Context: one part of a larger RNA
RNA sequence: UUGGGCGUAAAGCGCGCGCAGGCGGGCCUGUAAGUCAGAUGUGAAAUCUCGGGGCUCAACCCCGAACGUGCGUCUGAAACUACAGGUCUAGAAUAUUGGAGGGGGCAGAGGAAUUUCACAUGUAGGGGUAAAAUCCGUAGAGAUGUGAAGGAACACCAGAGGCGAAGGCGUCUGCCUGGCCAACCAUUGACGCUGAGGCGCGAAAGCGUGGGGAGCAAACAGGAUUAGAUACCCUGGUAGUCCACGCCGUAAACGAUGAGAACUAGUUAUUGGAGGUAUUGACUCCUUCGGUAACGCAGCUAACGCAUUAAGUUCUCCGCCUGGGGAGUACGGUCGCAAGACUAAAACUC
Numbered sequence: 001u002u003g004g005g006c007g008u009a010a011a012g013c014g015c016g017c018g019c020a021g022g023c024g025g026g027c028c029u030g031u032a033a034g035u036c037a038g039a040u041g042u043g044a045a046a047u048c049u050c051g052g053g054g055c056u057c058a059a060c061c062c063c064g065a066a067c068g069u070g071c072g073u074c075u076g077a078a079a080c081u082a083c084a085g086g087u088c089u090a091g092a093a094u095a096u097u098g099g100a101g102g103g104g105g106c107a108g109a110g111g112a113a114u115u116u117c118a119c120a121u122g123u124a125g126g127g128g129u130a131a132a133a134u135c136c137g138u139a140g141a142g143a144u145g146u147g148a149a150g151g152a153a154c155a156c157c158a159g160a161g162g163c164g165a166a167g168g169c170g171u172c173u174g175c176c177u178g179g180c181c182a183a184c185c186a187u188u189g190a191c192g193c194u195g196a197g198g199c200g201c202g203a204a205a206g207c208g209u210g211g212g213g214a215g216c217a218a219a220c221a222g223g224a225u226u227a228g229a230u231a232c233c234c235u236g237g238u239a240g241u242c243c244a245c246g247c248c249g250u251a252a253a254c255g256a257u258g259a260g261a262a263c264u265a266g267u268u269a270u271u272g273g274a275g276g277u278a279u280u281g282a283c284u285c286c287u288u289c290g291g292u293a294a295c296g297c298a299g300c301u302a303a304c305g306c307a308u309u310a311a312g313u314u315c316u317c318c319g320c321c322u323g324g325g326g327a328g329u330a331c332g333g334u335c336g337c338a339a340g341a342c343u344a345a346a347a348c349u350c
Stems, first nucleotide, its partner, number of pairs: 004321003007304002012318001014201004021194003025088007033081002035077008049065006091191001092188003096183004103177007110154001115149007125136002162169002206247006215241002220236004258317006266295011278284001299306002323350003332343004
């Protein structure tokens, strides 16, 4: 390279936007680049193949024919691709009317609880554990009451429930703002899909500067336990956790399952719309569109299992894999303040 693969065996980039590139709906007309047909030129000789001949045969040699995937030119065809023009509405987008939502940002507000402080009541314990001790307390603790301060997180509602591309998002109110769904079928008329590079977002921890610091708590200290105990348990406790701005760019970033499109039995639940029937409302039922789940047929799978939200049947585009270790390491390069990240071998060994 070919071939085979990527839920769990090696393998889907953490997620998006998107330039180039690849691929791309129906109809009509034209062109004829690709494509197809015919003709013609060329495709040296030798070699190879076929027919015949010459050395006694053969190898070898000679003559003739054939072959020569290819290329050029001319003529023609027009289904498909392409290109050009026109047109359509089933893809895509927009408008209108509604709808659900912890989607995002900023500002303001709230109550419960913990802690601390002040005052009051009050007296000898409190705390903690398997048991203890370190620890707090007669300088009045703990408990109870009132008041104040401050920070962080938002019980119940809460759900197999909702939203978001992913990370993720949960008290309430206002402002700004993204996406999604349904109905209607008005508008544009293929405007689409994917996407190497690139750009952006990206939990926690960590880093820089400045704030903040209630609780919790790496490190650390002490008390226990133990043969020891650099741990598990206890008492403390600093970074950090919080805010603003800037970096980092990684996770079992998981559905361990890339994105888009079409097709392929059913059943049930739930969520958001729309329509309908029964007089109205509630409830229930039916139909339909979108989402989320549980089961299950065909089919697939090594099995487990997946099964209209596919791991089924197909198409387009991207990413990735190629025995284990060495190793996601060394070296080099790029990025970073650093920590390190990304890219990424070999010797050797089994």
Model confidence (mean pLDDT): 88 of 100. Predicted 3D model of a 350-nucleotide part of an RNA (small-subunit ribosomal RNA, central domain) from an uncultured bacterium. RNAcentral holds the full RNA, with entries from ENA, Greengenes and SILVA.